[in-house]
Molecule: c-di-GMP-I-GGC riboswitch aptamer
Organism: Bacillota bacterium
RNA sequence: UGGCAUAUUGGCAAACCCAUCGAAAGGUGGGGACGCAAAGCUAUGGGUCUACAAGCUAUGAAAGCUAUGACUGCCAAGCUGCCUAGC
Repeated sequence: UGGCAUAUUGGCAAACCCAUCGAAAGGUGGGGACGCAAAGCUAUGGGUCUACAAGCUAUGAAAGCUAUGACUGCCAAGCUGCCUAGC
């Protein structure tokens, strides 16, 4: 330096519940643990979700389509990093 087993009186925290922000998706805080060895960070590529406003289309009105909104606990990529038997 690399690969692999493991997980400490250590770390994170799904669903669900409460509060709060948001049009929504969803975010944040508290409770709570299904899981996680990068479940740390970044929306860069793909993917998924949402559609108030705006744009397109249509219209009597609506509906529909589109991310510029959101998700890193969907898959990659980039950056950083903890423990550690044995080789």